Background:
This is a predicted structure of a 265-nucleotide part of an RNA (large-subunit ribosomal RNA, domain VI) from Ligilactobacillus sp. JN-6 (Y).1. Its Rfam family is "Bacterial large subunit ribosomal RNA". RNAcentral holds the full RNA, with entries from ENA. The organism belongs to Ligilactobacillus, within Bacteria. Its mean pLDDT, the model's own confidence on a scale to 100, is 88.
Context: one part of a larger RNA
RNA sequence: CGUAGGAAAUUUGCGAGGAUCUGUCCUUAGUACGAGAGGACCGGGAUGGACACACCGCUGGUGUACCAGUUGUCUUGCCCAAGGCAGCGCUGGGUAGCUAAGUGUGGUCGAGAUAAACGCUGAAAGCAUCUAAGUGCGAAACUCACCUCAAGAUCAGAUUUCCCAUUCCUUUCUGGAAGUAAGACCCCUGAGAGAUGAUCAGGUAGAUAGGAUGGCAGUGGAAGUGCCGCGAGGCAUGGAGCGGACCAUUACUAAUCGGUCGAGG
Numbered sequence: 001c002g003u004a005g006g007a008a009a010u011u012u013g014c015g016a017g018g019a020u021c022u023g024u025c026c027u028u029a030g031u032a033c034g035a036g037a038g039g040a041c042c043g044g045g046a047u048g049g050a051c052a053c054a055c056c057g058c059u060g061g062u063g064u065a066c067c068a069g070u071u072g073u074c075u076u077g078c079c080c081a082a083g084g085c086a087g088c089g090c091u092g093g094g095u096a097g098c099u100a101a102g103u104g105u106g107g108u109c110g111a112g113a114u115a116a117a118c119g120c121u122g123a124a125a126g127c128a129u130c131u132a133a134g135u136g137c138g139a140a141a142c143u144c145a146c147c148u149c150a151a152g153a154u155c156a157g158a159u160u161u162c163c164c165a166u167u168c169c170u171u172u173c174u175g176g177a178a179g180u181a182a183g184a185c186c187c188c189u190g191a192g193a194g195a196u197g198a199u200c201a202g203g204u205a206g207a208u209a210g211g212a213u214g215g216c217a218g219u220g221g222a223a224g225u226g227c228c229g230c231g232a233g234g235c236a237u238g239g240a241g242c243g244g245a246c247c248a249u250u251a252c253u254a255a256u257c258g259g260u261c262g263a264g265g
Stems, first nucleotide, its partner, number of pairs: 001152001005163007015149004021049007033038001051106005059100004066093005071086006110144003118136003164265001166178004183261004187203005208254003211250005218242002224237005
C1' cells in the first nucleotide's frame, strides 16, 4: 500500500515445511518342515539403540551482586570487628535462570489409489491364456492420516462484536479538508519477550518494577556478652546470623500531566 467504511477478536485451509528409522528377547513352538543337524512364515507381547520435540519435579553442571572458611598485604588511630586488592585471591557449598549426562513424549494404527508380483472370468485363436473388453489382491515409495506455518490464497475467504451516518470547501464526484467515534499509538513501569524494532504484562478504577514486610530455598552456628582454658581455642545465649534472581502481601517510590493518529462507506 492492497484486501471498496473504520476497528477488535475468533477462525477455514489453497499451499508449504517437518516427521517417516531400527535391534534384541519372550510367546505361538522346539510346532510346520526335515532322515538328522537344524528350524520357521503368520499372529501376540516386552525391552532397547540412534534421532526429534518438550521440560527442570528427580540426579547433576553452571551460578563473578548468596553463605561460610582461609593466605598475603593495605586501610578504617589501636584491640575487636569490618572493608579494598591479589584470576570471583584461593577453598567448601549453593537459590532462580540456563542446561544434559537427567526424565517425559513421539515414529503407530488405519484409509485410498497403485508398482513389481500373484490371480478371477475371458476371447481374438472351438484349446490354452491375468488382458484384448471386464474384475481382484498387492509395498518403508504416492495421496490422506500425525505436528508446525499459513488469506499478499491479488481467487486477498468466513464468523462474532464495537463505532457511526458530523462540519467545511468544491470543478458535484468512488472529490478534497477538518475535528471526532470505536480503537490504536507516542510516552512511561516492566518481562513468560528481546541485538534494535517486535511480542507480552501493566500505567492510579493500578500489584508493572523497585522498596518494605512475611515466607521458602541456600549457607551452617553472626556480632556482642557470659562461662571454661596459661593459651591456641571451646561452650552457652541460639537451627543463630546473613540471605541475588523465587513465592506472597502491602501503594511507600516510579508508571504524573499530556500529545498524536484514526470512519462518514